[in-house]
RNA sequence: GGGCAACUAGCUCAGCUGGUUAGAGCAUUCCGUUCACAUCGGAAAGGUCACAAGUUCGAAUCUUGUGUUGCCCA
Numbered sequence: 001g002g003g004c005a006a007c008u009a010g011c012u013c014a015g016c017u018g019g020u021u022a023g024a025g026c027a028u029u030c031c032g033u034u035c036a037c038a039u040c041g042g043a044a045a046g047g048u049c050a051c052a053a054g055u056u057c058g059a060a061u062c063u064u065g066u067g068u069u070g071c072c073c074a
Stems, first nucleotide, its partner, number of pairs: 001073007010026004019057001028044005050066005
């Protein structure tokens, strides 16, 4: 220098061919249960969907560029 893949909650990830509210598990906080802790049950909070632009009535999803990480080729 060229190519490919990934980027979504604090962590690990899902999200089907663009459609009305962005989700799960773990973790955190609160409540119940216990003498207490753990377990278990319930609830809450937590997101600019890496960033920018474009297409569209509508974008996490499509297109382009940029960034970061990993792999391959030279």